[in-house]
This is a predicted structure of a 74-nucleotide RNA (transfer RNA) from a Candidatus Woesearchaeota archaeon. The organism belongs to Candidatus Woesearchaeota, within Archaea. The RNAcentral record of the sequence draws on ENA. It matches the Rfam family "tRNA". The family's RNA type in Rfam is transfer RNA.

RNA sequence: GGGGAUAUAGCACAACCUGGUUAGUGUAAUCGGCUCCAGACCGAUUGAUUGGGGUUCAAAUCCUCAUAUCCCCA
Numbered sequence: 001g002g003g004g005a006u007a008u009a010g011c012a013c014a015a016c017c018u019g020g021u022u023a024g025u026g027u028a029a030u031c032g033g034c035u036c037c038a039g040a041c042c043g044a045u046u047g048a049u050u051g052g053g054g055u056u057c058a059a060a061u062c063c064u065c066a067u068a069u070c071c072c073c074a
Stems, first nucleotide, its partner, number of pairs: 001073007010027004020057001029045005050066005
């Protein structure tokens, strides 16, 4: 220099291909229940689409540019 993949909650993932209900699950954290206490278990709560622009009635999803990480080629 060229090509490809990935980016969603503190952490790990789903939803993307085929645009449409309040973006879901596990774990963590906080609170409550249970317990003599703690753990385990049960319940509740909190919390996210990498950034800019575009298309559309409507974008995590499509298009485009950028950024970061990883892989391949030279």